[in-house]
RNA sequence: GGGCGGUUAGCUCAGCUGGGAGAGCGUUUGCCUUACAAGCAAAGGGUCGUAGGUUCAAUCCCUGCACCGCCCA
Repeated sequence: GGGCGGUUAGCUCAGCUGGGAGAGCGUUUGCCUUACAAGCAAAGGGUCGUAGGUUCAAUCCCUGCACCGCCCA
């Protein structure tokens, strides 16, 4: 330099045919327990990498750029 895949909550990841942003774990609070863990209930947590384009409407489609991984040179 070229090709492919990826970037969504603190971490690991879903997100179907474009219209609601989510799960598990973790965190906080309460319950339970002599206490801790486990369990139960609730809460908090988001620039969907970034800049544009298409569209009534974009995490989702298109283009550039950035970063990460793999392959080729």

Source information
This is a predicted structure of a 73-nucleotide RNA (transfer RNA) from an uncultured Elusimicrobia bacterium. Its Rfam family is "tRNA". The family's RNA type in Rfam is transfer RNA. About the family: Transfer RNA (tRNA) molecules are approximately 80 nucleotides in length.